[in-house]
A computed fold for a 328-nucleotide part of an RNA from Jiella avicenniae, annotated as large-subunit ribosomal RNA, domain IV. The coordinates come from a structure-prediction model, not an experiment, and the mean pLDDT is 89. The sequence was found in a public genome assembly.
Context: one part of a larger RNA
């Protein structure tokens, strides 16, 4: 030096990507206890006290026939020690924000999340020898169930809500017309033969499904504009014009887990703040079940911040054990 514990002036996060890691914290009893809140919670919220041992009292509940015994509970008065939950054992706490509602699940051996499940919500298929799945089949599963049942597919408790757009792709329906395959039809024509015949082709015209066409249908798959010009300061456009389009983003939310420019710009915490909150709106490029906005709780989750506590640090120092390391 390395690792495992231990202590430790003054200070107290100045360390660091970040308190990581280590220290506080720790139990009963009593008091006491904020915002919010789905009224359940939040809560052990947060804070404060008391606890050992003699000794006197009153008393409870068990057991004996009783004498008593064992076990508590109040109350008075006293002793010792730094230290009384005396070793061991055994929450740090509070505030704000984003993701997720929770409780669960998971990359066996670098990811435990904000990823999956999820209980709720929607669509869509299936009428029972279901639809869907596996199989050549036979047959199994669905299921010894029968639409409050079973499949796919999205979402993602709960509150409040979920706008426009069928032009394009899908899907659903459609007695018309087009388009068409085997097939049916055989006008014709070639071949050969005295001829019957045989034998090749072969136009019209009839032919399913698709597919064109017509509708419908976004909790299907997707999409959800541009340009000029206008108000008695400036500036800004409730207004008007024009092009385009299937239709031009509603409601709510926006420097956001989405902002390039950006450390935007106000404000707030600091003596000082690219992160944090709170607005603003100029959204490069949010936006409504590839859900959109809010939430109590709950999270080994991410984020900033305060207390507390401290060898993380100013700076390291001593001590224990184990190695390295020299010598035998």
């Nucleotide at each position: 030096c390395u690792c495992u514990g231990c202590u430790g002036a003054a200070g107290g996060a100045a360390c660091u990507c970040g308190g990581c890691a280590a220290a506080u914290u720790g139990c009963a009893c009593g008091c006491g206890u904020a915002a919010c809140u789905u009224c359940g919670g939040a809560a052990g919220a947060a804070g404060c006290g008391u606890g050992a041992c003699c000794u006197c009292g009153a008393u409870a509940u068990g057991g004996g026939c009783a004498a008593c015994c064992a076990u508590g509970u109040c109350g008075g008065g006293g002793u010792g020690g730094c230290a009384c939950a005396g070793a061991c054992c055994a929450g740090g706490g509070g505030g704000u924000a984003g993701c997720g509602a929770c409780u669960g699940u998971u990359u066996a051996c670098c990811a435990a999340a904000a990823a999956c499940a999820c209980a709720g919500g929607g669509c869509u298929c299936u009428g029972c020898g279901a639809a869907g799945u596996c199989g050549c089949a036979a047959g199994a599963c669905g299921a010894c169930g029968u639409a409050u049942a079973g499949g796919g597919u999205c979402u993602g408790a709960c509150g409040c809500c979920u706008g426009c757009c069928c032009g394009g792709u899908g899907c659903u329906g459609g007695a018309a017309g087009g388009u068409u395959a085997a097939g049916a039809g055989g006008a014709g024509a070639g071949g050969u033969g005295c001829a019957a015949g045989c034998u090749u082709u072969g136009a019209a015209u009839c032919g399913a499904a698709g597919c064109c066409c017509c509708a419908g249908u976004a909790a299907a798959c997707g999409g959800c504009g541009g340009c000029c010009g206008u108000a008695a300061c400036u500036a800004u456009a409730a207004c008007g014009g024009u092009c385009c389009u299937a239709a031009g983003g509603u409601a709510g939310c926006g420097a956001a887990a989405u902002u390039c420019c950006u450390u935007g710009u106000c404000g707030g915490g600091u003596a000082a703040g690219u992160u944090c909150c709170g607005a603003c709106c100029u959204g490069c490029a949010c936006g409504a079940a590839u859900g959109g906005c809010g939430u109590a709780a709950c999270g080994a989750c991410u984020u900033c911040c305060c207390c507390g506590c401290u060898g993380u640090c100013u700076c390291c120092a001593g001590c224990a054990g184990a190695g390295a390391c020299u010598c035998a």